Predicted 3D model of a 72-nucleotide RNA (transfer RNA) from Phialocephala subalpina. The source organism's lineage runs through Eukaryota, Opisthokonta, Ascomycota, Phialocephala and Phialocephala fortinii species complex. Rfam family: tRNA. By type it is a transfer RNA. The sequence is in RNAcentral, with records from ENA. The coordinates come from a structure-prediction model, not an experiment, and the mean pLDDT is 83.

RNA sequence: GUCCCGUUGGUCUAGUGGUAUGAUUCUCGCUUAGGGUGCGAGAGGCCCCGCGUUCGAAUCGCGGAUGGGACC
Numbered sequence: 001g002u003c004c005c006g007u008u009g010g011u012c013u014a015g016u017g018g019u020a021u022g023a024u025u026c027u028c029g030c031u032u033a034g035g036g037u038g039c040g041a042g043a044g045g046c047c048c049c050g051c052g053u054u055c056g057a058a059u060c061g062c063g064g065a066u067g068g069g070a071c072c
Stems, first nucleotide, its partner, number of pairs: 001071007010024003018055001025043006048064005
């Protein structure tokens, strides 16, 4: 330099156009003599940024940022 892939709560992760899934974490309750385990409830995301397409974008297009890989 060229090409490819990734970026979604504190962490990890699913999601091929209709305001986002699960796990973990944290808080509260139940259970226990207490703790752990288990069960229930709750908290925590405007989806890396900008512009465009669309009635509607995490999702499609273009540009950028950042991480990783392949080739030279």